[in-house]
Description: Two RNAs folded together computationally: RNase P RNA and transfer RNA, 434 nucleotides in total. Rfam match: Bacterial RNase P class A. Rfam links the family to the GO terms ribonuclease P activity, dimeric ribonuclease P complex and tRNA processing. Rfam describes the family as follows. Ribonuclease P (RNase P) is a ubiquitous endoribonuclease, found in archaea, bacteria and eukarya as well as chloroplasts and mitochondria. By type it is a ribozyme.
RNA sequence: GUGAGCGGCCGGGGAACCGCUGCCGCGGGUCAAACCGCGGGGGAGGAACUUCCGGACUCCACAGGGCAGGACGCCCGCCGAAAGGCGGGGCCCGCCGGUUCAAGCCGGCGGGACGGAUAGCGCCACAGAAAACAUACCGCCCGCUAGGGUAAGGGUGAAAAGGUGCGGCAAGAGCGCACCGCCGCGCCAGCAAUGGCGCGGGCAUGGCAAGCCCCGUCCGGAGCAAGGCCAAAACUGCGUAAGGACCGCCUGUCCGCCUCUUCGGAGGCAACGCAUAGUGGGCCGCAUAGAUUAAUGGUUCCCGCGCGCGGAACGCAAGUUUCGCGCGACAGAAUCCGGGGUACAGGCCGCUCACCCGA
RNA sequence: GGGGUCAUGGUGUAGCCUGGUUAACACGCUGCCCUGUCAAGGCAGAGACCGCGGGUUCGAAUCCCGUUGACCCCG
Repeated sequence: GUGAGCGGCCGGGGAACCGCUGCCGCGGGUCAAACCGCGGGGGAGGAACUUCCGGACUCCACAGGGCAGGACGCCCGCCGAAAGGCGGGGCCCGCCGGUUCAAGCCGGCGGGACGGAUAGCGCCACAGAAAACAUACCGCCCGCUAGGGUAAGGGUGAAAAGGUGCGGCAAGAGCGCACCGCCGCGCCAGCAAUGGCGCGGGCAUGGCAAGCCCCGUCCGGAGCAAGGCCAAAACUGCGUAAGGACCGCCUGUCCGCCUCUUCGGAGGCAACGCAUAGUGGGCCGCAUAGAUUAAUGGUUCCCGCGCGCGGAACGCAAGUUUCGCGCGACAGAAUCCGGGGUACAGGCCGCUCACCCGA
Repeated sequence: GGGGUCAUGGUGUAGCCUGGUUAACACGCUGCCCUGUCAAGGCAGAGACCGCGGGUUCGAAUCCCGUUGACCCCG
């Protein structure tokens, strides 16, 4: 210097004019508003996206606890209200290098939703003898055969009942031994996860819990369309003078009341006030942006960055410089806050690794 | 704004909970038969890699995570 990965940050800047939105002040207007004019200052994001977690807030339920359901899950520390995040350590896996007959061990880089398979249940297709309290197709050995021994080797499969080597044997086999692995116990180191050492056991102890489940920790439900306040018309009740009964309903009939009256009768039973309730509607909830067609925009100029196209100059070339034109990402608040995830033109910084160049 | 359900051939669905090696059914489609012709009927066949991307597993339509789209409910 180039490339890759990881982490952090930015996400154009300035000016003028014309708008939009809500706030404040003044003036007009009005009973009061609405509305109009002038002035002032405010007006999207790192994700405002998703609605995946957690909380604030509000209402409902609730003695306490449990069941059901759900979330989380190696250990330690720190931040945090919680979710979640960060750092360190342990264990496991993959790749590369070294070592070893090999397994294993050591080092580097990368990854891990990483409690429990010795609580129990379930599943493991096809193939294969056998897929889990086991078994024998080929093979090997004994044997005349029948039959028996064996689990080295072949073969199947994602996975085959400890691995490698030496001994041993009729052939073989933890059958014996060494090393490695596994299980149990003890001691030691460590806060712990875990590791080391010793002794014992030759060892049918497979895998899957992002299958049911078990263990540990946590969770009552709903969500601002939560919820609260004011409150039209109509209905209902009461009062002021008033309506009631029959009837499925209307018309109508009867009783009662009011007004007028020529005393025969005619007309009317409305209006107002208060209360209940909370619909239409309004307000609060609601914010140092903030609504319920829901604002945050448009035009022009200058500067800066990146990309593309074209021209010019320099250069053998790669390319460099300069001029002109065009384009510029993802996305837009709706109660608020903290996280996770996802999208993103382009740019800056730091760390690690690889390669190249120079000293 | 908030809450929930779903996505499988051309269409409508099953399978998913309990993972298993050619993903099933009906209608539709294609070809042939039948008929004077059409419909109906009979026979044969094609058509999906399960919305998309990762992960778990030996193995994923099915389990888990993320994402896209559609539909429904709440005054």